The RNA shown here (SAM riboswitch aptamer (S box leader)) has 111 nucleotides and comes from Anaerovibrio sp. RM50. Lineage of the source: Bacteria > Bacillati > Bacillota > Negativicutes > Anaerovibrio. The prediction has a mean pLDDT of 83. It matches the Rfam family "SAM riboswitch aptamer (S box leader)". Rfam describes the family as follows. The SAM riboswitch is found upstream of a number of genes which code for proteins involved in methionine or cysteine biosynthesis in Gram-positive bacteria. It was read from a public genome assembly, where an Rfam model found it.
């Protein structure tokens, strides 16, 4: 990496080290020497997974679905909506705006 499904409008940062680049990509805006990636070190936030409590329903030692509960554990995240946009469609009816998918980023499964 290429396949399934699930969410993506909220949330949450400091210090040390480093020394110019981030923000996937493009255009564009933006962030940064009043220190950017990265590394490290303690915090936080969420709640997919794993824990657990109920309710249903089945093919009933269990499986699934739905609605909670907790956060030790396995990820993740901690500017700006997934910062905005674009490829495809479709609504409105105008130099816009709205919606579905593609893209992408996480998690889980499957191979």
């Nucleotide at each position: 990496g290429a396949c399934u499904c699930a969410u993506c409008a909220a949330g949450a940062g400091c210090a040390g080290u480093g020394g110019a680049g981030g923000g996937a990509c493009u255009g564009g805006c933006c962030c940064u020497u009043u220190g950017a990636a990265g590394c490290u070190g303690c915090g936080g936030c969420a709640a997919c997974c794993a824990u657990u409590g109920g309710u249903a329903u089945a093919u009933c030692u269990u499986a699934u679905a739905c609605c909670g509960a907790a956060a030790c554990g396995g990820u993740g995240c901690u500017a700006a909506u997934u910062c905005c946009u674009g490829a495809a469609g479709g609504c409105u009816g105008u130099u816009g705006g709205c919606c579905u998918u593609a893209a992408g980023a996480u998690g889980a499964g499957a191979g």